A computed fold for a 96-nucleotide RNA from uncultured Phenylobacterium sp., annotated as Glycine riboswitch aptamer. The prediction has a mean pLDDT of 78.
C1' cells in the first nucleotide's frame, strides 16, 4: 500500500419552507377539477444556538535523528468534518 476483521465520542436538537400523506369545509358539479384550514412529516433546502473529536488541517512540545537543521503525538485547537441508522473513522490484529 492493497484485502479481511475490530474501532469510541457527541441532539432522531430548534425555528421555517418544501415534498409526501390524512381530515374537515367551501365551490364547481355538462365537461373540467379549484381554494382555505387543520394534523402528521425520515429524507431535500435555508437559518440558530449546543456539543464532539479518532479522516483531514493547524499548534505547542515530550520525544527521535544523518543534529547546520529537520521529523514529531492518542496533547491542544475545532477551520474542515462529525452528532439515530448507514457512510466515514485515528488506531489495533490477521494476511500479501
Nucleotide at each position: 500500500u492493497c484485502g479481511c476483521g475490530g474501532g469510541a465520542g457527541a441532539g432522531a436538537u430548534c425555528g421555517g419552507g418544501a415534498c409526501g400523506g390524512g381530515a374537515u369545509u367551501c365551490g364547481c358539479c355538462u365537461c373540467u377539477u379549484g381554494a382555505a384550514u387543520c394534523c402528521c412529516c425520515a429524507c431535500c433546502c435555508c437559518g440558530g444556538a449546543g456539543c464532539c473529536g479518532a479522516a483531514g488541517g493547524c499548534g505547542c512540545a515530550a520525544c527521535c535523528g544523518c543534529c547546520c537543521c529537520g521529523g514529531a503525538a492518542a496533547c491542544g485547537c475545532u477551520c474542515a468534518g462529525g452528532c439515530a441508522a448507514a457512510c466515514g473513522g485515528a488506531c489495533c490484529g490477521c494476511g500479501a